[in-house]
RNA sequence: GAGCGAAAAAGGCUACCCCCUGUGAAAGCGGGGGCGCGCAAAGCUCCGGGGCUACCGCGACCACGAGGCAGUGGUCGUUAUGCCGGCCGAGCCGCCGAA
Repeated sequence: GAGCGAAAAAGGCUACCCCCUGUGAAAGCGGGGGCGCGCAAAGCUCCGGGGCUACCGCGACCACGAGGCAGUGGUCGUUAUGCCGGCCGAGCCGCCGAA
């Protein structure tokens, strides 16, 4: 130095939930406090896979209108440019040092 991860040591992060608050159409994300499921990278990065949401768009149907088109509203489906790094892989940085 690399690999590896202890009934080691010093620490770290903080799921869920609760209170206050910001933001977004939503999924979600941010800030402060409490709590501590858990994590050897639960530090960082959407590069690959997977998952979540569906504003806008597209398609169908219904209603209003109505000769019909256009238009408006609603429902369903589809759709990522949005989101998940504590889903997995991959990349980068990193504390300690037993076997």
Molecule: c-di-GMP-I riboswitch aptamer
Organism: bacterium